[in-house]
RNA sequence: UUAAGCAAAAGCCAAAAUCGGAGUGAUCCGAUGACGGAAAACUACAGGGUCUCAAGUAGACAGCCAGUUGCCUUC
Numbered sequence: 001u002u003a004a005g006c007a008a009a010a011g012c013c014a015a016a017a018u019c020g021g022a023g024u025g026a027u028c029c030g031a032u033g034a035c036g037g038a039a040a041a042c043u044a045c046a047g048g049g050u051c052u053c054a055a056g057u058a059g060a061c062a063g064c065c066a067g068u069u070g071c072c073u074u075c
Stems, first nucleotide, its partner, number of pairs: 003074003012037002017032006035063001041068003047065002049061004053056001
């Protein structure tokens, strides 16, 4: 540098549900929780897709695919 994630170690994130809060809503924030994740890190007019409403040159989702960068281990 390229490829891979079977096994191991250290740490990281945190689905559903419940409680509290924000929002018309999708959904978001905090706590509990742990289904899972080798990118579950970042990116949402300027890739695709899904979803919402008060339907606008309006919003939401990166834990749907994707793009960018990157840790550990092995070859």